[in-house]
Context: one part of a larger RNA
Molecule: small-subunit ribosomal RNA, 5' domain
Organism: uncultured bacterium
RNA sequence: GGAUGAACGCUGGCGGCGUGCCUAACACAUGCAAGUCGAGCGAGAAGCUCUUGACGGAUUCUUCGGAUGACGGAAAGAGUGGAAAGCGGCGGACGGGUGAGUAACGCGUGGGCAACCUGCCUCUCACAGAGGGAUAGCCAUUGGAAACGAUGAUUAAAACCUCAUAACACUGAUUUUUCACAUGGAGAAUCAGUCAAAGAUUUAUCGGUGUGAGAUGGACCCGCGUUGGAUUAGCCAGUUGGCAGGGUAAUGGCCUACCAAAGCGACGAUCCAUAGCCGGCCUGAGAGGGUGAACGGCCACAAUGGGACUGAGACACGGCCCAGACUCCUACGGGAGGCAGCAGUGGGGAAUAUUGCACAAUGGGGGAAACCCUGAUGCAGCGACGCCGCGUGAAGGAAGAAGUAUCUCGGUAUGUAAACUUCUAUCAGCAGGGAAGAUAAUGACGGUACCUGACUAAGAAGCCCCGGCUAACUACGUGCCAGCAGCCGCGGUAAUACGUAGGGGGCAAGCGUUAUCC
Numbered sequence: 001g002g003a004u005g006a007a008c009g010c011u012g013g014c015g016g017c018g019u020g021c022c023u024a025a026c027a028c029a030u031g032c033a034a035g036u037c038g039a040g041c042g043a044g045a046a047g048c049u050c051u052u053g054a055c056g057g058a059u060u061c062u063u064c065g066g067a068u069g070a071c072g073g074a075a076a077g078a079g080u081g082g083a084a085a086g087c088g089g090c091g092g093a094c095g096g097g098u099g100a101g102u103a104a105c106g107c108g109u110g111g112g113c114a115a116c117c118u119g120c121c122u123c124u125c126a127c128a129g130a131g132g133g134a135u136a137g138c139c140a141u142u143g144g145a146a147a148c149g150a151u152g153a154u155u156a157a158a159a160c161c162u163c164a165u166a167a168c169a170c171u172g173a174u175u176u177u178u179c180a181c182a183u184g185g186a187g188a189a190u191c192a193g194u195c196a197a198a199g200a201u202u203u204a205u206c207g208g209u210g211u212g213a214g215a216u217g218g219a220c221c222c223g224c225g226u227u228g229g230a231u232u233a234g235c236c237a238g239u240u241g242g243c244a245g246g247g248u249a250a251u252g253g254c255c256u257a258c259c260a261a262a263g264c265g266a267c268g269a270u271c272c273a274u275a276g277c278c279g280g281c282c283u284g285a286g287a288g289g290g291u292g293a294a295c296g297g298c299c300a301c302a303a304u305g306g307g308a309c310u311g312a313g314a315c316a317c318g319g320c321c322c323a324g325a326c327u328c329c330u331a332c333g334g335g336a337g338g339c340a341g342c343a344g345u346g347g348g349g350a351a352u353a354u355u356g357c358a359c360a361a362u363g364g365g366g367g368a369a370a371c372c373c374u375g376a377u378g379c380a381g382c383g384a385c386g387c388c389g390c391g392u393g394a395a396g397g398a399a400g401a402a403g404u405a406u407c408u409c410g411g412u413a414u415g416u417a418a419a420c421u422u423c424u425a426u427c428a429g430c431a432g433g434g435a436a437g438a439u440a441a442u443g444a445c446g447g448u449a450c451c452u453g454a455c456u457a458a459g460a461a462g463c464c465c466c467g468g469c470u471a472a473c474u475a476c477g478u479g480c481c482a483g484c485a486g487c488c489g490c491g492g493u494a495a496u497a498c499g500u501a502g503g504g505g506g507c508a509a510g511c512g513u514u515a516u517c518c
Base pairs, nucleotide, nucleotide: 001518002517003516004515006514007513008512009511010510013390014389015388016387017386018385019383020382021348026346027345028344030343031342032341035090036089037088040087041086047080048079049078050077051076052075055072056071060067061066097301098300099299106226107225108224109223110222111221112220116218117217121214122213123212125210126209127208129163130162131161132160139152140151141150142149143148169194170193171192172191173190174189175188176187177186178185179184199206200205201204227273228272229271234264235263239261240260241259242258244256245255246254276298277297278296279295280291281290282289283288304323305322306321307320326337327336328335329334354380356379357378358377362376363374364373365372366371393423394422395421396420403414404413405412406411427459430453431452432451433450437445462507463506464505465504466503467488468487469486473502474501475500476499477498483490484489
C1' cells in the first nucleotide's frame, strides 16, 4: 500500500447493488417449512331442496261433544352436497440447513468398469384372458388419565392372492461362429424350465404388463496430487495372498471355513495434533504466500450411539425400532419431543437482522385438468457491514466589517470566507400521473421505479493529524507531574512531541483505532 462476513470510538443526508452468529454441531416457547390425486376405492358429516308429518296451535263454525286447520315443527324417507377420516398411488432420497466428524479414493485431476443399477421421461416390439379370499374405514361392545388400543360383525379397489397366456426376457444344458487376450465379450441354433398385467372417466384421453434401446442420475475400481510433528520407528491376525462358498445391483477378506505366512515402513508405515475438499477469493511484476464467508460442484452430518424396514433410489433433517442423556405431560400405571429449515427466544460473545408480504415471476411435488402445496424462490424490513453514484449549492462580492487568535501594538491571520446582490433545484419534502416485469387471464414488489408541476438555499460535515519518518505552527496552561507514543523518543519553567485555543494538512458520509492476511 492492498484486503476483510469484521469489531470498537467519534460522526452521519440520499440512492443502487451486494452482504449480515466467524463464538455454544449450546438449549429451544410459538407459528409456518411436503404434500397431492374423488378421472384408483368404498363410505360419507354439516348445509340446501322435496315428500310424509307426531306434536303445538292463530282463525272460523258449532248441537259445546267437536270440526276446521294459517303457521311453527320432532322424526323419517328421497335427492343434492361434499367436510373430516380411511384404503390405494406418486412424492416425503429433491429442494433448504450446517461443517461436528473425516488426512480418506473424502476431494481435485486423468482413466477404467469384459464387475453394475437406474422411478419418472423418449423411442421400439408384444400383451392385457379367467377366477378368489381378505382388510381398513363405518357400526357394535370394550380397555386406558392420555398416548394408543382390544374383540366381534360388515365392505371396496388400479390393495392382495391363484390359474392361464408369453419371448428377441431370465435360468440351466449342448453345439457353433467371431472378436479379444489377466478374468472373457458379442452372436446364432437346439432342448428343458421360470416369470406379467388394471383399469378410470365428461369417449377423448390418461393409465397397466413384459422386452430392447436411449437419456438422466448413481455405485464401484485405479494412476497422480492433497497440513504439521521422528521429543511418534516399528505397525498389522481377517492381518497379506490362495481355494471354495455366502452376500451384494456389482468386483473384492465385504463375510465364513480351510490352506500358505505373508503384507506395510526413513520415498516416513503406525501414532499424535490440526483440518471438510475444490472452482475460486485476497495479495504479489511474477514465482509464491494466505484463505475456502457469500455464489457454484463434490463430500459428510441431522440432540448422542447403534440398527434395519419400505422403496427405482435412504440406512432416510421435519419416517420407524433400540439404548443411555436432556426437556415436557401424567390420574404414577405410562406417554411425548428433537430449529445444523424460515422467522423468533435464552445463553455464549467484541459481534451478526423481521416471530414481515406473495406464490405475480422462475423452479419443484401431486393432478387429465382446474387447481392445491412450496419460509425453495421472488420481494419488502433492519444494519455506513462493503462497493459504487449523488448531494450538502453556483456566480458576483474589500468598508479586506464584526468576532476570534496573535503581535515588535504599526500590523498580521482567519478571508471572498461571511454579510449582501443575482441565480439554480440534483437529493430530501409536497401535489398530480404512473409502468415493464405477463399475458388469453393472473403483479407480492407498489401507487414502487419513472415522468410532470409548484416550492424554499432552505433539511444535509465530520473525523484524524501537524518533532522526524510524514503533508501541515504559533500562543497559553503544565513543569520527569499530568500525560503522549507505530519506531526513534517527548515532559525536570521559554515543550512546533502533553492539554486547550487559533491557524494549517489529509481524507470525506465517513474518519480513525484494533485484529488478521499478502